[in-house]
Molecule: small-subunit ribosomal RNA
Organism: metagenome
């Protein structure tokens, strides 16, 4: 980098899928070992226990506990006890600093929250550093303690005493606030200096005298508050939002600005540049991916924020509105003596629940680093460490050299082999890991090491302890063999699986990757498939029906000014970490270190001025204006007018009109249709007419008249950029439809009636209401189409055509130009390709719209419009792997054009009707073997079933077999004859009997024995070889090279003629060539020539009269060569050519006739049962053998024949004439016997010699006289003949008797074009015998073709296709039935945020404070001052209401997807049968 997948195939558009990398993961199999990291993503669910914030005695009071020292008492003592703050120290308490950090979580926030860059002249900042100045004097309480008292406990309460760095008060003294002056400075409202005036205003001590310490002021650091510009998800089916809201004056409050919050007072403020709702989310460095721009993510690690059970609120404080602090109020746990009271793991560890799913109630403070302390130190689940999980990244190792009898298993086979395979074994060799054993760190700058007896080094020892895992049809690297049998089952997407599955499951054997390997979920990627980089709209998804015109957006020429955009220097910033790049450290690497650039941002500054902007000033060339001319179905209104249809009146006249395919309905004797005259009335304007004209689209046509848009041409007087294009938005806007009122002649939705039709709620037909028309009002859609938005400028031409204008001539005109419209044709260029081309779909710019897989669906909910239909907006659930466009090839159309076939038509004969003969179904059966099935199966395999065949079926028999090869062993025979049995084969038994030889033996043959085998008409014809049918004896089918096509593919093969013919000729970007076709082979039809027996006999002779003899070969004939025909000659015609037509001369004439011969391919077309064969089956049987029996069956149907219905005939008599064939287990002449079939008896022939062998219609004569007959000949009945072992079942044939149907055959359907049909008889195969069948052969011999309109096949060429299993195709909708999402829905249940009003805690604040009160005053009373209490504002839960949004459910309802074989039709696609 790309692959699969729509199609028969192609190209192009479009989706889906898949290789690729990633992760805090999870499963699934399976695991040796280390280093580094990482580990509750869900329930901010609920927590047992333990631990996470304390420290200071160098602030103070003290002494409970612990130690020491004194002292007392016992006691020898050692020890007990008991008193003592005196000592070390210190529990609890007053006080100080720290509990705001560290540590954990993402619930909340769409926000100045975060991120970046500014600002504060509007602010604080303990602790720490700097400078300066101080640190005097009074006073007062309150704890522990003590005593009392209440409580089950928490936890108080009363008195009374005391210290302090506790509180307080007063001096001092820079300072500080209001209000001012002066004078200097700042970009700024500020600053800094002097200055006045009134108020106000600090300290704490201790000491070892070194110092820690504490106030006040400046200033610095640091940390923090606040603000301001830009960025920072999504929905407009959320468009209007706000009332402290916007803004001022004054005040309050804060550290500090500020409606922060209060009185007035004003109406303001934000919003399409998206306000306000309403979903979702901590953001950020970075991370993951991608070439990039992008897209996703925010675990760990460091910065910000927010939160701490859920809400609210202050205190303390430098600093919180405070996770291990307080108050109230909700849930929730938990203790209780029921009265009350505790408590917040989203700190580490751990439980529970939750989940697919994430770990130890470890050690240590050793090091880092944080708190307190003067310091020792102390405290520190921060930290460093270890523990568990392959969870991730790295590293290693499971050995290594050699080692063919290619062992042995295994696995396949063609049984030879051939993998596995140098792999094992088996030798030699190492020793990382792990395991023993010794040794042993750095991390610590004196001390201290949790890790750890850890890393690390050494030594001995053993190959021994350490390979799965997923794939193997393509994609995609890797094939076999068994098992399943659309069954189990795989599958990412295309797909496999229905008996030979490289796709299922197992085994060999391959391939990848490896302590891990699949899989499963998510994110990017490929995907240019949202297109900035980088897409598209004529037909594939998509130009808005069309103008108008608002905001925006873009904008013509010139010159100057400005510098917001743009370019460019600088200067701060862009934290560290990460990412690069260069080095270094752990053995390496993963890991870590150091260093360098880099973060493309953002902000200030200096500078350029082309282009863009802005701003001034000009220009005329875009625009527009004016004046002048012609052109048009432009638009409104009024009138006017012929034509035709229809009514009405009257005439005329008679039986029909009308209307269809055909008919009916319907009009008509009450007088129609037809005509003729007059009138009425309404609507459209024939001819002109025309890819002309006019409009901005819709649209607009009779004539004049009024008014009145607009293009267009020519002039160049005037404006001077006035311009494009437009989201909103306004306005026009066909037909149908709606109101409201008129008109209604034709027309004609609904409806009605006739038809058609299985059905006809249609197509046709008769009639006819809304409507069609007119006024004025909605609607607002349309294949509103060139399916092609407007606009400007440029890029070859031709040739029409309409509107002006110039010019030129020879002027009814013509040429030439020019400007504006409307058509065709074709260059570049564009395009999938069709095609489009100066009216673009080229080439460029500017502006709107509007696509992004098919279906659900233009549907549902929202909303807006609308009298309603209904329109504009416009989803999603679910589901498919497509759907679609151009364009190729078949194929097919009830599409077209041209040919051709006994295809029709002409014609002649038959079938379908009878009986019979044959096949086949069906039914029967013990079995009726099996096969063949439209044509192209049925008289077909079967050229021939009593037995056999024989494959079935009953019954008996054999088990290396009936048949073939090996092997041992016995016998000499096999054969052949006899005997018994047996239905019969089998069995049992007797006789007879070999060759060769080296004498071992072998050959041959038969008994017998074992196993390798055999054997199968068993299965599959859809696994196959071969053979064969068709379509078709149709003219077709295809290569090569070349050329056009991106390509499927085309050309060549089309095209004009011609032909039986792709036959042949001419043209042709095609030239040539195979397979087919003709020829060439056979037969037949005339002639020659040679050859003459067993054929012939013409002339000669003979002669039993018979080609029989001699003789002969001329003729027939035969068997072998030749010759002939070829459109060769002639005329026409055609185009001069093929070729056609007619002629002559030939036996034949234009292929003379028949045969033989069958392209490429179609039918999964027969056929495993001619044969052969793979694979599965059966092996005392699914083989083999006997006898019997069956295939012959018999209510039926059908297809082939056959014989007939009769007089062109039957019937008897006596005569004539073939050809082709066969013949030895054969044809069989005479002759005798039989009525005869036939039987004896026999000559002759292996055949041109003999025989079958008569041919027969046919002619003759005779009969019969139209009948069920002298027609027919079934059928039956006796008798017989032959063949065979054997005619019962089941033969053929004779004789005699019988004498059925049937008098020419419904719908339908078959053959045939000439020696053909019909007709008539002869002859072979097969075969012991058994043809009406089959394959031949002659004899006699017609009739028809106008012609291609239909019917059926086929062939070219051409059109359309939604077909490609090709029309026996595809395909639509409603019904049932099954699932499944989802709308509506009386409701009903939850939930979110708001809004009204009620209630009202805790707390700030405010007022009051009649009660309370150390400090100051005062000598006292008393005062200042503060406090409890009380009120008030506000104010968290909570209540009460009606709205809102959303989410679940809900009888019953729509409609929608989905599901191999379900019903009804038959819309659509060919003219799809009504385009």
């Nucleotide at each position: 980098a790309g692959a699969g997948u729509u199609u028969g195939a192609u190209c192009a558009u479009g989706g889906c899928u898949c290789a690729g990398g990633a992760u805090g993961a999870a499963c699934g199999c399976u695991a040796g070992c280390g280093g580094c990291a990482g580990g509750c993503c869900u329930a901010a669910c609920a927590c047992a226990u333990g631990c996470a914030a304390g420290u200071c005695g160098a602030g103070g009071g003290g002494c409970a506990g612990c130690g020491c020292g004194g002292g007392a008492u016992a006691g020898c003592a050692a020890u007990a006890u008991c008193c003592u703050g005196g000592c070390g120290g210190c529990g609890a308490c007053c006080g100080g600093c720290g509990g705001a950090a560290g540590g954990g979580u993402g619930c909340g926030u769409a926000a100045c929250g975060c991120g970046u860059g500014a600002g504060c002249g509007a602010c604080a900042u303990g602790c720490c550093c700097g400078u300066u100045g101080c640190c005097c004097g009074g006073g007062g309480a309150c704890a522990a303690c003590c005593g009392g008292u209440g409580g089950a406990a928490a936890c108080g309460c009363c008195g009374a005493c005391u210290a302090a760095u506790c509180c307080c008060c007063g001096a001092u003294g820079g300072g500080a606030u209001a209000c001012g002056a002066u004078g200097c400075u700042u970009c700024a409202u500020g600053g800094c200096a002097u200055u006045g005036u009134a108020u106000u205003g600090a300290a704490a001590g201790u000491u070892a005298c070194g110092g820690c310490g504490g106030c006040g002021a400046c200033g610095g650091a640091u940390u923090g508050g606040c603000u301001c510009g830009c960025g920072u998800c999504u929905g407009a089916u959320u468009a209007g939002c706000c009332u402290g809201u916007u803004g001022g004056c004054g005040g309050g409050g804060u550290a500090a600005c500020g409606g922060c919050c209060c009185a007035c007072c004003a109406a303001g403020g934000c919003u399409a540049c998206g306000a306000u709702c309403g979903g979702u989310a901590g953001g950020g460095g970075u991370u993951c991916u991608g070439a990039g721009a992008g897209g996703g993510u925010g675990a760990a690690c460091g910065g910000c924020c927010a939160c701490a059970u859920u809400g609210g609120g202050a205190c303390u404080g430098a600093g919180a509105c405070a996770c291990g602090g307080c108050c109230c109020a909700g849930a929730c746990u938990c203790c209780u003596a029921c009265g009350g009271g505790a408590g917040g793991c989203a700190g580490c560890a751990g439980u529970g629940g939750g989940g697919a799913a994430u770990a130890u109630u470890g050690c240590a403070c050793a090091a880092u680093g944080g708190g307190g302390g003067a310091a020792a130190c102390c405290c520190u689940g921060a930290u460093g460490c270890a523990g568990c999980g392959a969870c991730g990244c790295c590293g290693c190792g499971u050995g290594a050299a050699g080692g063919a009898a290619g062992a042995a298993g295994u696995a396949u086979c063609u049984c030879g082999g051939u993998a596995u395979g140098u792999a094992a074994a088996c030798u030699u060799c190492u020793a990382u890991c792990a395991g023993c054993a010794g040794g042993g760190a750095a991390g610590a700058u004196a001390g201290u090491g949790a890790c750890g007896g850890u890393a690390c080094c050494u030594g001995a020892c053993u190959a021994a302890g350490a390979a799965g895992c997923c794939c193997c049809g393509g994609c995609u690297a890797a094939c076999u063999a068994c098992g399943u049998g659309c069954c189990a089952g795989c599958a990412g997407c295309c797909g496999c699986g229905g008996u030979a599955a490289u796709a299922c499951g197992u085994a060999g054997g391959g391939g990848g990757c490896a302590a891990g390997c699949g899989u499963u979920a998510u994110c990017c990627g490929g995907a240019u498939u949202u297109a900035c980089u980088g897409g598209g709209u004529g037909u594939a998804a998509a130009g808005g029906g069309a103008g108008c015109g608002u905001a925006g957006a873009c904008g013509g020429a010139c010159u100057g000014g400005c510098a917001a955009g743009u370019c460019u220097g600088a200067u701060g910033u862009g934290a560290a970490a990460g990412g690069c790049g260069g080095g270094g450290g752990c053995u390496c690497a993963a890991c870590c270190c150091c260093u360098g650039g880099a973060c493309u941002g953002c902000a200030u500054u200096g500078g350029a001025a082309a282009c863009u902007g802005u701003u001034a000033g000009u220009c005329u060339u875009g625009a527009g204006u004016g004046c002048c001319g012609g052109a048009g179905a432009g638009g409104u209104a009024a009138g006017c007018g012929g034509a035709a249809u229809u009514c009405c009146u009257a005439g005329u006249g008679u039986a029909g009109c009308g209307g269809u395919g055909a008919a009916a309905u319907g009009c008509g004797u009450a007088g129609a249709u037809a005509u003729u005259a007059g009138g009425a009335g309404g609507a459209a304007c024939a001819c002109c007419a025309g890819u002309g004209g006019c409009g901005a689209a819709g649209g607009c046509g009779g004539c004049u008249u009024a008014c009145u848009g607009g293009a267009c041409g020519g002039u160049a007087a005037c404006u001077g950029a006035c311009g494009u294009u437009g989201a909103g938005g306004c306005u026009c806007g066909a037909a149908a439809g709606c109101g409201u009122g008129g008109g209604g002649a034709g027309c004609a939705a609904a409806c009605a009636g006739g038809a058609c039709u299985a059905g006809a709620u249609a197509c046709c037909c008769u009639g006819g209401u809304a409507g069609u028309c007119c006024a004025c009002g909605c609607c607002g859609u349309a294949a509103a189409c060139g399916a092609u938005g407007a606009a400007u400028a440029c890029u070859a031409g031709g040739u029409g055509u309409u509107g002006g204008g110039g010019a030129g001539c020879a002027a009814a005109g013509c040429u030439c130009u020019u400007c504006g419209g409307u058509g065709c044709c074709g260059c570049c260029g564009c395009a999938a390709a069709c095609g489009c081309a100066u009216u673009a779909a080229g080439u460029a710019u500017u502006c709107c719209a509007c696509c992004u897989g098919g279906g659900g669906a233009g549907u549902a909910c929202g909303u807006u419009c609308g009298c309603a239909a209904g329109a504009a907006u416009g989803a999603a659930a679910c589901u498919c792997a497509a759907a679609g466009g151009a364009a190729u090839u078949g194929a097919c159309g009830g599409g077209g054009a041209c040919c051709c076939g006994c295809a029709c038509a002409a014609g002649c004969g038959g079938u379908g009707g009878a009986g019979c003969a044959u096949g086949u179904g069906g039914u029967u059966u013990a079995a009726u073997u099996c096969g063949a099935a439209g044509c192209a199966a049925c008289g077909c395999g079967a050229a021939g079933a009593a037995c056999c065949u024989u494959a079935c079926c009953a019954a008996g028999u054999c088990u290396u077999g009936a048949c073939a090869u090996c092997c041992c062993u016995c016998u000499g025979a096999c054969c052949g004859a006899c005997u018994c049995u047996u239905a019969a084969c089998c069995g049992a038994g007797u006789c007879u009997u070999u060759c060769c030889u080296u004498c071992g033996g072998g050959a041959c043959a038969g008994g017998g024995g074992a196993g390798a085998c055999a054997g199968g008409u068993g299965g599959u014809g859809c696994a196959u070889g071969g053979u064969u049918g068709u379509c078709g004896u149709c003219a077709g089918c295809u290569c090569g090279u070349g050329u056009c096509g991106u390509g499927a593919g085309a050309u060549g093969u089309u095209g004009g003629g011609u032909u039986a013919a792709g036959u042949c000729c001419c043209g042709c970007a095609a030239c040539g060539a195979g397979c087919g076709c003709a020829a060439c082979c056979c037969c037949u039809a005339u002639c020659c020539c040679c050859a003459g027996u067993a054929g012939c006999c013409a002339g000669c002779g003979g002669u039993u009269c018979g080609g029989c003899c001699g003789g002969g070969c001329a003729c027939u004939c035969u068997g072998a060569g030749g010759a002939g025909a070829c459109u060769g000659c002639c005329a026409g015609g055609g185009a001069u050519a093929a070729c056609c037509u007619g002629g002559a001369g030939g036996a034949a004439g234009g292929c003379g006739g028949g045969g033989a011969u069958g392209a490429c391919g179609u039918c999964a077309a027969a056929u495993c049962a001619u044969c052969a064969u793979g694979c599965c089956c059966c092996u005392u049987a699914u083989g083999a053998u006997u006898u019997g029996g069956g295939c012959u069956a018999c209510a039926c149907a059908c297809g082939u024949g056959c014989u007939a219905c009769a007089a062109u005939g039957g019937c008897g008599u006596a005569a004539a004439c073939a050809a082709a064939g066969g013949g030895a287990a054969g044809c069989g002449a005479g002759c005798c016997u039989g009525c005869g079939a036939a039987g004896g008896u026999a000559a002759g022939c292996a055949a041109g010699u003999c025989c079958c062998a008569a041919a027969a219609a046919u002619a003759a004569c005779g009969u019969c006289c139209c009948a069920g007959u002298u027609c027919g000949g079934a059928c039956u009945g006796c008798a017989g003949u032959c063949u065979g072992c054997a005619a019962c079942u089941c033969g053929a044939c004779u004789g005699c008797a019988c004498g059925a149907a049937g008098c020419u055959g419904g719908a339908a359907u078959c053959g045939c074009u000439a020696g053909u049909a019909a007709u008539c008889g002869c002859g072979g195969a097969u075969c012991a015998g058994a043809a009406u069948g089959c394959c031949g052969c002659g004899g006699u011999g017609a009739a028809u073709a106008c012609g291609u309109u239909c019917c059926c096949g086929g062939g070219u060429c051409u059109u359309g296709u939604a077909c490609a299993c090709a029309c026996c195709g595809c395909c639509c909708g409603u019904c049932a039935c099954a699932c499944c999402a989802u709308g509506g829905g009386a409701g009903u249940c939850a939930g979110u945020a708001a809004c009204g009003c009620c209630c009202g805690a805790a707390g700030u604040c405010a007022g009051u404070g009649a009660c309370c009160u150390a400090a100051c005053u005062g000598c006292a009373a008393a005062g200042a001052a503060g406090g409890a209490g009380c009120u008030g504002c506000c104010g968290a839960a909570g209540g009460c209401g009606g709205g809102a949004c959303c989410g679940a459910u809900g009888a019953c309802u729509g409609g929608g997807g989905u599901g191999a074989a379900g019903u009804c039709g038959u819309a659509a696609c060919a003219a799809g049968g009504u385009a």